[in-house]
RNA sequence: CUCCGAUAAGAGCAAACCAGUAGCAAUGCUGGGGCGCAAAGCCGUGGGUCCCCUUUCUGGAUGGCCGGGUUGCCGAA
Numbered sequence: 001c002u003c004c005g006a007u008a009a010g011a012g013c014a015a016a017c018c019a020g021u022a023g024c025a026a027u028g029c030u031g032g033g034g035c036g037c038a039a040a041g042c043c044g045u046g047g048g049u050c051c052c053c054u055u056u057c058u059g060g061a062u063g064g065c066c067g068g069g070u071u072g073c074c075g076a077a
Stems, first nucleotide, its partner, number of pairs: 004075002012037002017032006035064001041070003046066002048062004
């Protein structure tokens, strides 16, 4: 350094739900809350799913659905 992921250590994030708020919506943000997470950090370019539109195209959402890219704490086996 790479792989790997421990009944280790020090941290971190924050599901459902509730309140407020933005949005046509999916959903996002803030506060509370903790189901969980070895990247549950970031990226919407691939796939899946969801939303708007009568439908298609287009557009939007989801990175805590999967793949991929990229950066990162620790150091047992």

This is a predicted structure of a 77-nucleotide RNA (c-di-GMP-I riboswitch aptamer) from a Deltaproteobacteria bacterium. It was read from a public genome assembly, where an Rfam model found it. Taxonomically the source falls in Myxococcia (Bacteria, Pseudomonadati, Myxococcota). The model forms 89% of the base pairs in the Rfam consensus.